[in-house]
């Protein structure tokens, strides 16, 4: 100097998982229209809540923190660290009504695992 590996930070990515949406089915409720057309339709068109299925690839794909409760492991000697799970908090994202000139405030919900790549 270069390559590889590990760690830290930042950016990007995606056909991972997962979520939203789409499509199909079902229960319940409303109900006569739906489609560009063909056609479909009270033996229920179409709409809504809920549930199930489906990658169809449209969107997202997750930064942390408190060792606070419980359990486990390590070594030590009574303290420290890590993991799992539970419970909190921040950033961020979405929504609702109100306020504000605006930034934003209030309330509700989510708040997240892994991977690849570049610096």
């Nucleotide at each position: 100097a270069u390559a590889c590996u590990a760690c830290a930070g930042a950016g990007c990515g995606a056909a991972c998982a997962g979520g939203c949406a789409g499509c199909c089915c079902c229960c319940g409720c409303c109900a006569a229209g739906g489609u560009c057309g063909g056609c479909c339709c009270a033996a229920g068109a179409g709409g809504c809540u809920g549930g199930g299925g489906u990658g169809u690839a449209g969107c997202c794909g997750g930064g942390c923190u408190c060792a606070g409760a419980c359990g486990a492991c390590u070594a030590a000697g009574c303290c420290a660290g890590u993991c799992g799970c539970c419970g909190g908090g921040c950033a961020g994202c979405g929504g609702a009504a109100g306020c504000g000139a605006a930034g934003g405030c209030u309330c509700c919900g989510c708040g997240g695992g892994a991977c690849g790549u570049u610096c």
Molecule: NiCo (Nickel/Cobalt) riboswitch aptamer
Organism: uncultured Actinomycetes bacterium